RNA sequence: UAGCUUACGGGCGAUGGGGUUCGCCCUGAAACCGACCGCCGCGACCGGCGGCUGAUGACCCCUACCGGUAU
Numbered sequence: 001u002a003g004c005u006u007a008c009g010g011g012c013g014a015u016g017g018g019g020u021u022c023g024c025c026c027u028g029a030a031a032c033c034g035a036c037c038g039c040c041g042c043g044a045c046c047g048g049c050g051g052c053u054g055a056u057g058a059c060c061c062c063u064a065c066c067g068g069u070a071u
C1' cells in the first nucleotide's frame, strides 16, 4: 500500500416511541446511490377514483385509534 475476514458504527424492514432479537443495505468529506415504501377493484391502465387490514420483520411494553364490558 492492496486484498480478504471479523468486530464496531449508521440506516432499512407500508402509520409513533422504547427494549431484545432476526434479515437486508452502506464503508467512511459532501452529493448521489443502496436496503424499504401493503392489499383489492375501476379506469383513457400515465395521472386519478373507491374500498380494506395493520402502529411489531418477530416478541414484549408504552402512546394514539377502533370495538366490547364494568364502575
Stems, first nucleotide, its partner, number of pairs: 009026005016062006038052005

The RNA shown here (Fluoride riboswitch aptamer (crcB RNA motif)) has 71 nucleotides and comes from Ammonifex sp. The coordinates come from a structure-prediction model, not an experiment, and the mean pLDDT is 76.